The RNA shown here (Archaeal signal recognition particle RNA) has 315 nucleotides and comes from a Candidatus Methanophagaceae archaeon.
The organism belongs to Candidatus Methanophagaceae, within Archaea.
The coordinates come from a structure-prediction model, not an experiment, and the mean pLDDT is 78.
It matches the Rfam family "Archaeal signal recognition particle RNA". Gene Ontology terms of the family: SRP-dependent cotranslational protein targeting to membrane, signal sequence recognition and signal recognition particle, plasma membrane targeting. The family is grouped with related families in Rfam's "SRP clan". The family's RNA type in Rfam is non-coding RNA gene. The literature on the family includes a 2000 paper in Science by Batey et al., "Crystal structure of the ribonucleoprotein core of the signal recognition particle".
[in-house]
RNA sequence: GUGCGGGCUAGCCUGGAGGGUUAGGCGUCCUCUGCAACUCGAAACCGCCGAGACGCGAGGGGCGAAGCUCGAGGAAGGGACCGUAGCUGGCAGUUUCAGCUCGGAGUCCAACGAAGAAGCACCGUCCUGCGGGGUCGUCGGUGGCGCGGAGGCACGCUGGAGGGUUUGUCACCGCACCUUUGUCGCGGACACCGGUUUAGGCCCGGAAGGGAGCGGACUCACUGCGGACGCUCGGCGCUCGCAGGGUAGCGGUGCAGAGGACGGCUUUGAGGGUCUGGCUGGCAGCGAAAGCCUCGACCGAGAGCGUGCCCGCAC
Numbered sequence: 001g002u003g004c005g006g007g008c009u010a011g012c013c014u015g016g017a018g019g020g021u022u023a024g025g026c027g028u029c030c031u032c033u034g035c036a037a038c039u040c041g042a043a044a045c046c047g048c049c050g051a052g053a054c055g056c057g058a059g060g061g062g063c064g065a066a067g068c069u070c071g072a073g074g075a076a077g078g079g080a081c082c083g084u085a086g087c088u089g090g091c092a093g094u095u096u097c098a099g100c101u102c103g104g105a106g107u108c109c110a111a112c113g114a115a116g117a118a119g120c121a122c123c124g125u126c127c128u129g130c131g132g133g134g135u136c137g138u139c140g141g142u143g144g145c146g147c148g149g150a151g152g153c154a155c156g157c158u159g160g161a162g163g164g165u166u167u168g169u170c171a172c173c174g175c176a177c178c179u180u181u182g183u184c185g186c187g188g189a190c191a192c193c194g195g196u197u198u199a200g201g202c203c204c205g206g207a208a209g210g211g212a213g214c215g216g217a218c219u220c221a222c223u224g225c226g227g228a229c230g231c232u233c234g235g236c237g238c239u240c241g242c243a244g245g246g247u248a249g250c251g252g253u254g255c256a257g258a259g260g261a262c263g264g265c266u267u268u269g270a271g272g273g274u275c276u277g278g279c280u281g282g283c284a285g286c287g288a289a290a291g292c293c294u295c296g297a298c299c300g301a302g303a304g305c306g307u308g309c310c311c312g313c314a315c
Stems, first nucleotide, its partner, number of pairs: 001315008011063004015033005024049004038059004067305004073299002077295003081291001086286004091281004097277003100271009112259001119255007126245008134236004139230002143178002146175004151170004156165003183227006194219004202211003
């Protein structure tokens, strides 16, 4: 020095990549690839870091001077750009694309139809105005002359009291008449301060008789209901007349005499870009494929760096 064997130390291996995240790197997340590819703990409002960033903390296993690095080329897979085909959205255009609306023609069906179809004419039904009626309501209750009666008030005359009597005036009651739309019937009716009458009781008186008069009865005012009337005022599921308007539908009548409404289909003309579909144009979003750029597990010719210390044996 070489080989073989043993020991040791520095050390090496125990996956890598793409995407996402991040100002950026790694991890936890997703994907790809590959393998003999260890274990545990924490980690997206996150953990450890800083271009010397290719995890942090803890523990195993293998190897050990073992190895490490670069790398032509191939290549799974991913990403960026481009934005084509296509899809979606909204916009504009197009009826010389349809749906749609209106009309014409043809054809089919056949409710109805000689108890009379289509068509035509007239009238009514509808509306407006004017004028009558009807009906239902609302509102209303005149003025006056005369006669008679009993009273109030103011006097006058008179009688022994009660009382009698004349005149004026006031309102009231009754009757008859005229006028008026302004009246009729029934019911109630002034606690006293409206009327007539007035039992009982009261007053005057010798008596005859007279007076005041409650309650009651009747009655007036007033009032309730109803009728009639009206030169009160209105409303109409009503009706008549006149004038005007309207008339799609429905009804009636007349003419006429056999078709025929609605509907389906075909064809044709017009309208319409508001709505739905079609077509055209450009815009926006998504966006296969292709193209181009890029990262790249894995394979990998080759290249570079490193190969230490100790012991034993053989040559």